[in-house]
RNA sequence: AGGGGUAUGGUCUAAUGGUAUGAUACUAGAUUUUGGCUCUAGUGAUCUGGGUUCGAUUCCUAGUAUCCCUA
Numbered sequence: 001a002g003g004g005g006u007a008u009g010g011u012c013u014a015a016u017g018g019u020a021u022g023a024u025a026c027u028a029g030a031u032u033u034u035g036g037c038u039c040u041a042g043u044g045a046u047c048u049g050g051g052u053u054c055g056a057u058u059c060c061u062a063g064u065a066u067c068c069c070u071a
Base pairs, nucleotide, nucleotide: 001070002069003068004067005066006065007064010024011023012022018054026042027041028040029039030038047063048062049061050060051059
């Protein structure tokens, strides 16, 4: 320098253009003499800007970060 992949709660992960899924963590409660385990409920996320669309995590475009390949 060229090409390709990835980016989603604190962490990991799913998602045919139509309420963003589950796990874990955290908080509260139940259980327990206490803690742990277990059970119930709750909080919390689409890398950034722009475009297409009634509607974008998804499609297009320009960037940012990171990984891989070639030189």